[in-house]
């Protein structure tokens, strides 16, 4: 330098043919126990890497930039 591929909650991801965002761990609070673990019930928690377009609407599509990881000269 040329090509891919990924970037979403503290962590590991899913949501990809556009309709206002979930899941396990983890964390706080409570049940239960003499009491700890384990178990069951609740609950907070992300403007979806940045920036611009399309669009009534964008995580999701397009353009750009950054990061990180592959492939190749």
């Nucleotide at each position: 330098g040329g090509c891919g591929g990924c970037g979403u909650a503290g962590c590991u991801c899913a949501g990809u043919c556009g309709g206002u965002a979930g899941a396990g761990c983890a964390a706080g609070g409570g049940a239960a126990u003499c009491a700890u673990a384990a178990u069951c019930c609740c609950u907070g928690g992300g403007u979806c890497c940045g920036c611009g377009g399309u669009u009534c609407a964008a995580a999701u599509c397009c353009g750009u930039g950054c990061g990180c990881c592959g492939c190749u000269a």
Transfer RNA from a Spirochaetota bacterium, 73 nucleotides, folded computationally. Rfam family: tRNA. By type it is a transfer RNA. The organism belongs to Spirochaetota, within Bacteria.